[in-house]
RNA sequence: GAGCGGGUUCGGACGGCGGCACGUCGCGAACCUGGUCAGGGCCGGAAGGCAGCAGCCAUAAGCGGCCUCUGCCGAGCGUCCGGGCCCGCUCGAC
Numbered sequence: 001g002a003g004c005g006g007g008u009u010c011g012g013a014c015g016g017c018g019g020c021a022c023g024u025c026g027c028g029a030a031c032c033u034g035g036u037c038a039g040g041g042c043c044g045g046a047a048g049g050c051a052g053c054a055g056c057c058a059u060a061a062g063c064g065g066c067c068u069c070u071g072c073c074g075a076g077c078g079u080c081c082g083g084g085c086c087c088g089c090u091c092g093a094c
Stems, first nucleotide, its partner, number of pairs: 001091015017074005023066005033058004041050003
C1' cells in the first nucleotide's frame, strides 16, 4: 500500500415512532358575514317590485377532536448506501 472482517462515529435515502398545522373532522356570528327569506312591513290602481326579522343553509375569526391523507419539525428505532477513525487477519513492496 491492497483485500477481507469487526467496532465506533458522521452524513444520506426509505420505512417505523412522536409532536404540530397550513392536514382532516366537527362546533362556530341576536345586529356589526353571505345565501334563501314564512309571517309581517314599504312602494304600486293592479301586475309586480323593494328592504328584510325569526327559521334554515353555508362560512370568518376563534374553539375542540384526530393523526387516515398532505406537509413541517423532533428524537435517532430498523434496513440499505457512502465517508472518517480504531482493531484484527491475509497478501505485496522496502

RNAcentral holds the sequence, with entries from ENA. A computed fold for a 94-nucleotide RNA from an Actinomycetes bacterium, annotated as Bacterial small signal recognition particle RNA. Taxonomically the source falls in Actinomycetes (Bacteria, Bacillati, Actinomycetota). A source record names the gene ffs. The coordinates come from a structure-prediction model, not an experiment, and the mean pLDDT is 82. Its Rfam family is "Bacterial small signal recognition particle RNA". Rfam describes the family as follows. The signal recognition particle (SRP) is a universally conserved ribonucleoprotein involved in the co-translational targeting of proteins to membranes. The family's RNA type in Rfam is non-coding RNA gene. Of the family's consensus pairs, 97% are formed in the model.